[in-house]
This record gives sequence, C1' cells and structure tokens, in this order.
RNA sequence: CCGCCAACAAGGCAACCGGAUCGAUGAUUAGGUCGCAAAUUCUCAGUUCUAGGCGAUUAAGGUCGUAGGGGCGCUGGUUGCCAUU
Repeated sequence: CCGCCAACAAGGCAACCGGAUCGAUGAUUAGGUCGCAAAUUCUCAGUUCUAGGCGAUUAAGGUCGUAGGGGCGCUGGUUGCCAUU
C1' cells in the first nucleotide's frame, strides 16, 4: 500500500401509517416508524401496475387488447459509497 473478516462512530436510505399537493398507475414533500452495508446508479433483461392515447368490438352505455407511462425493500446484469480500531 492492497484485499478479506469482525466491531465502533459519523452520516445515509425508508417498507408501512396518516397529513398536504398533483395523478390512470403512482409521484413529490414534511413527520412518525419496520427494517437496510451498498434498501447506491442505470431500469438493460425478467417481473409487476395502469391505459390518457391508439386499435378491436358494441345500437349505445360499455368491454377487451396494447407501454412509448410507472413500481420493485423481487431476480440477474451494470455501477461501486463512508469510516477508525
């Protein structure tokens, strides 16, 4: 100096709940809080939600399909954070 393991500290994230704003899914914000060492990045693949628009169907109301719109604290890939003993 590098790698791994264990523990401490600082800081970080935030399922869920109810409040506010917007909304199709859901998102943002502040609070409480289960938990998380990558519960970091990219949504690339899978997976999943919705259907404004588009298409099909119907006499009409409506129904069905569809992601280019979203979620993942699910899996794989990618990326690779803090800190002393």
Molecule: c-di-GMP-I riboswitch aptamer
Organism: Coleofasciculus sp. FACHB-SPT36